[in-house]
RNA sequence: AGAGUUUGAUCCUGGCUCAGAACGAACGCUGGUAGCGUGGAUUAGGCAUGCAAGUCGAACGGGAUCCGACGGGUAGCAAUAUUCGUUGGUGAGAGUGGCGGAUUGGGGAGGAACACGUGAGCAACCUGCCUUUGAGUGGGGGAAAACCGGUGGAAACGCCGGCUAAUACCGCAUGUGGCGCCCGGGGACAUCCCCGGAGCGCUAAAGGGGGCCGCAAGGCUCUCGCUCUUAGAGGGGCUCGCGCACCAUCAGCUUGUUGGUGAGAUAACGGCCCACCAAGUCAACGAUCGGUAGCCGACCUGAGAGGGUGAUCGGCCACAUUGGGACUGAGACACGGCCCAGACUCCUACGGGAGGCAGCAGUGGGGAAUAUUGGGCAAUGGGGGAAACCCUGACCCAGCAACGCCGCGUGGAGGAAGAAGGUCUUCGGAUCGUAAACUCCUGUCCUGAAAGACGAGGAGAAGACGGUAUUUCAGGAGGAAGCCCCGGCUAACUACGUGCCAGCAGCCGCGGUAAUACGUAGGGGGCAAGCGUUGUCCGGAAUGAUUGGGCGUAAAGGGCGCGUAGGCGGCCUGUUAAGUCUGAAGUGAAAGUCCUGGCUUCAAGUUGGGAAUUGCUUUGGAUACUGGCGGGCUUGAGUGCAGGAGAGGUAAGUGGAAUUCCUAGUGUAGCGGUGAAAUGCGUAGAUAUUAGGAGGAACACCAGUGGCGAAGGCGAUUCUCUGGGCCGUAACUGACGCUGAGGCGCGAAAGCGUGGGGAGCAAACAGGAUUAGAUACCCUGGUAGUCCACGCCGUAAACGAUGAAUACUAGGUGUUGGGUGUUUCGAUGCAUCCAGUGCCGGAGUUAACACAAUAAGUAUUCCGCCUGGGGAGUACGGUCGCAAGACUGAAACUCAAAGGAAUUGACGGGGGCCCGCACAAGCAGAGGAGCAUGUGGCUUAAUUCGAUGCAACGCGAAGAACCUUACCUGGAUUUGACAUCGUCGGCAAGGCCCUGUGAAAGCAGGGCGGAGGUUAUCCGAUAGACAGGUGCUGCAUGGCUGUCGUCAGUUCGUGCCGUGAGGUGUUUGGUUAAGUCCACCAACGAACGCAACCCCUUUGGUAUGUUGCCAUCAGGUAAAGCUGGGAACUCGUACCAUACUGCCUGUUUACGCAGGAGGAAGGUGGGGAUGACGUCAAGUCAGUAUGGCCCUUACAUCCAGGGCUGCACACGUGCUACAAUGGCCGGUACAGAGGGACGCGAGACCGCAAGGUGGAGCCAAUCCCAGAGAGCCGGCCCCAGUUCAGAUCGGGGUCUGCAACCCGACCCCGUGAAGUCGGAUUUGCUAGUAACGGCGUAUCAGCUACGACGCCGUGAAUGCGAUGCCGGGCCUUGCACACACCGCCGGUCAAG
Repeated sequence: AGAGUUUGAUCCUGGCUCAGAACGAACGCUGGUAGCGUGGAUUAGGCAUGCAAGUCGAACGGGAUCCGACGGGUAGCAAUAUUCGUUGGUGAGAGUGGCGGAUUGGGGAGGAACACGUGAGCAACCUGCCUUUGAGUGGGGGAAAACCGGUGGAAACGCCGGCUAAUACCGCAUGUGGCGCCCGGGGACAUCCCCGGAGCGCUAAAGGGGGCCGCAAGGCUCUCGCUCUUAGAGGGGCUCGCGCACCAUCAGCUUGUUGGUGAGAUAACGGCCCACCAAGUCAACGAUCGGUAGCCGACCUGAGAGGGUGAUCGGCCACAUUGGGACUGAGACACGGCCCAGACUCCUACGGGAGGCAGCAGUGGGGAAUAUUGGGCAAUGGGGGAAACCCUGACCCAGCAACGCCGCGUGGAGGAAGAAGGUCUUCGGAUCGUAAACUCCUGUCCUGAAAGACGAGGAGAAGACGGUAUUUCAGGAGGAAGCCCCGGCUAACUACGUGCCAGCAGCCGCGGUAAUACGUAGGGGGCAAGCGUUGUCCGGAAUGAUUGGGCGUAAAGGGCGCGUAGGCGGCCUGUUAAGUCUGAAGUGAAAGUCCUGGCUUCAAGUUGGGAAUUGCUUUGGAUACUGGCGGGCUUGAGUGCAGGAGAGGUAAGUGGAAUUCCUAGUGUAGCGGUGAAAUGCGUAGAUAUUAGGAGGAACACCAGUGGCGAAGGCGAUUCUCUGGGCCGUAACUGACGCUGAGGCGCGAAAGCGUGGGGAGCAAACAGGAUUAGAUACCCUGGUAGUCCACGCCGUAAACGAUGAAUACUAGGUGUUGGGUGUUUCGAUGCAUCCAGUGCCGGAGUUAACACAAUAAGUAUUCCGCCUGGGGAGUACGGUCGCAAGACUGAAACUCAAAGGAAUUGACGGGGGCCCGCACAAGCAGAGGAGCAUGUGGCUUAAUUCGAUGCAACGCGAAGAACCUUACCUGGAUUUGACAUCGUCGGCAAGGCCCUGUGAAAGCAGGGCGGAGGUUAUCCGAUAGACAGGUGCUGCAUGGCUGUCGUCAGUUCGUGCCGUGAGGUGUUUGGUUAAGUCCACCAACGAACGCAACCCCUUUGGUAUGUUGCCAUCAGGUAAAGCUGGGAACUCGUACCAUACUGCCUGUUUACGCAGGAGGAAGGUGGGGAUGACGUCAAGUCAGUAUGGCCCUUACAUCCAGGGCUGCACACGUGCUACAAUGGCCGGUACAGAGGGACGCGAGACCGCAAGGUGGAGCCAAUCCCAGAGAGCCGGCCCCAGUUCAGAUCGGGGUCUGCAACCCGACCCCGUGAAGUCGGAUUUGCUAGUAACGGCGUAUCAGCUACGACGCCGUGAAUGCGAUGCCGGGCCUUGCACACACCGCCGGUCAAG
């Protein structure tokens, strides 16, 4: 000192939360010891028992008891015992009397008050004991307790009679004095005080003890007392200034109330009390009411200012079962006194009595919770006493409690095989860890023994604590460590279990199968005899802001003015000294805190000194500023005078246009209304049009970020009355000013009351539409209302969301009003000053946006207002209102946010620009039919699994009859079908043959054969490590792929801008297929994409020339490059060339664009490969790989059969058609690209055909597949369910294959279904493209291929255009979205 949390990210506002310290604490787990402290916070609830206030015989009467001496009696021999008397001593209990029980001790109920704190005052007072001054203490008297006698009562407690002492009580004397009256002097602060005085009046007392003398009486003396008096100390009473918490949703309170006079009361002032008189007193500077509370020194916290608290210790107050009262006394209205009343408890003989723990212990109750019915008066202190001494639960000690603070210990050193064991592991190891064991030591605490205090001042005695502290010796590492935490904040990480469960959580938040956040373990971190939790207070929180905040948009400026109190206030000068500053003095108790010494070994603790105590009071001084008082001034303010603008206000008139209505005319079928309609109006004559009339409301153009007004607001015109502002002038006043809590007034619209008025408009209402509905938007009507008068209401996004006033602080440019200067003949122009009203902009401010002389800048003054969101501007109360309602204005509860500004995206039924077979224009289709194929669904023992909008659905699958195959049924195997390792065996194994059983696999058994020369290989048997799994998780992954999209984008470095997210660059203007290029530009460069480089194709050249070619020459055939030959052409292969906007014209700054020439090709020539940053937790664990989990005589492996082909349906993708641009028959042309040895298979022959027989040739530019087909030529068909179409079915065959039943393809014959061009909707395609036509290949024994991938042939139509649909790109705008519009979210209804 800060941190977490609102967002995708950012800055700000703002709340919540955390880290710190503290506690009279409690709870959980744990617990060795010492010292010092602390310990009923709750029921001021109730209390058993004991103790807590007595003492004095030196005040007094008296004296139980006990001890002695003497004498007598009795018993006894006696000692002796006992009794009586005298005498000496002792002196209990009770009594009279004195002092003390008013202190100490306790708890905090009450009390908001002179209770407390602080500082003053009493000239208005008291004061026992103590100190001090002076004087005195003479002489009398009468009683009553105790006691005795009697008597009442259960008791408590009395009653009657009698005796008696005193320091008890009462007169008298004396009067230094004191008090009262009177006089004089002095002083003073209002009432008064002091001093002096002649005189008058009133006014005291008590004795006890010791010593000496004495017979005694008595005297002397000492001492303790007593009386009066003086002064003091200490204590108390009263008064005052200031300080002292909450509620204004408590605003008025008060009749002894406020004051006076008199009397009383008191120690004393006073309505303290009483009588009379007056009518006052207090209050927004908060009276009164209500709720709460003991106050302070101090304590906790805090940098401080503050905030909170008022335990222990100390001061004060009030209280003592509740309420009231007085008595005694120096002092009380009295905790352990009295009286009365109440409640409660106890005793009782029922008549009546007793009691008061908020003293110390203790008890039950209540409570989360708080101790011993201990020891001692040794110390300190108190009461009594002359003293000894007695009393003292004050106090000093001990006990209990980790309740707190502080100290110490639980061992120290060495010790690596880094033991065992635990945990983790990539299996190598790592870690617990020098930790342990083990070796050598030490002895704090502990145990035992011995010694043993200080605390006791000055001679002696006296120690509860205590045989304690302390010291010495011995023993022995022996008896002594836990608690919390480990996701971030916040130091500390792994494994397992669990699987939005169980649970955690202070905030954010963890947990839905790989949880560092739950539980456990290992490890680690923190603190430590404690550690955590809970509660409370302060801090952090500048989050109530004096120090030290704000109010345009985050919460927050009153709707506006006038103005009261209050606050603040111009220039000069004098005075004062209240504020202010400074000096001195008093006080600010002690303790505490702080500093600095001492003592406990240290510390806590305790003790000495100092500082501080920020305050209050008194007083001396200063006088700049503020204030008071006085004088002056003119610039603030106001007045006068001279001008001038204006929808400023008020009242009464007047005017024209328009709407509607009425009357009349013309006129005829519609009008009206809407997106489209309908309701409505109209043949009873509307709408339209003409003329006339009625009535109400509003005032077009002018009109303008123009004007006026405080705001609300004000708009035709004339007049009446009237407010304010502006400019100019400088005659007058002389600070008269600013603001303004309350208060008063004004205050849009709507609404309310009474009475008018009512044309248009128009809530409510009605109808028509729209719609799923439509109590709406639209339409047709229409009432309050809108208008006027008067009276209420008092609110608005009453907004500039910006209170008023004053001053200062760069500019530019409009506009309104006025002035001055200048120019012009003038209109006008220019310059400048003041006042208003706009825009732009600098500094500055701001979170940013923005504001910026009309401030949101710099300052001052005053007012209003804010303090998280919701609840809520709600409830209650009060005030106002006729009502509606307005003003004032909470809490419970709940959330961790709610917000402001800006940023980047995404989105918009926002905008702009631009692309794309996106639309349009076309061509051919799909959707209807049959069939094929895939999918859903259903079915099934199984119909294995995956793919699911585009981007799944002829997809994985480039081939499911068995196999494949993962599924189902059944039969089998268990180290296994496959890999590695051990042991044993083998006449090897592979291979071949055979038998039984069986569906096969398998099980059981037999035989043939035989390399090599053995630790091997191989096989078999066996044990376990392990194999195996198409089991799960594509949301744990790699890799690969789809998609946006071959769209033109995506970024980086440096710089610059911004507090920041971020921006700039990449925007803008052109251009392009393109972020392609150019220009400009706070950007300059660069990367991944684009393009190019690669392949195919199109043209040419060169080289080469077989298996390809054949122009020329020759030969030759039925024909044929067939042969010789040729190297020209075609073609193949390789290399090269060509195209670059290069040239021309136009245009352009440039890039480029348009046209043209040449050229095979022209503006990326056509096609392909190539797919940026990223998005979709997209797809795939079943291609393979792979983490984790799961199965292990089974979820593995083998076999047979079945299934993947099931069929009421639905969808996708295709094929074939519906026919004449056709079908059928015959004839006849022209390809390319491929494939071929387990192969392609020619000619020939057989079969109608599928195919068969056969085998030439070909490892292929040679041979074969191989006939291309549409086309062309010719013929038939004649518009029909047909010579269209071919499904389905019957029959017969072929081929492949171990095997075509489920479930193959093909051929022939026969059969001949739907279908006559397809609803809504929808797909592809812009040129060698679509369409049509055939050909080939992979997979493959065969095939479901009509699929996929390729090839060539024939070969179109259309594109006007535009951005309305879909998708995309860029810029911009809005946003409460960010899982990003499939978002977010209000209301309503229903269910739980």
This is a predicted structure of a 1392-nucleotide RNA (small-subunit ribosomal RNA) from an uncultured bacterium.
The sequence is in RNAcentral, with records from ENA.
It matches the Rfam family "Bacterial small subunit ribosomal RNA".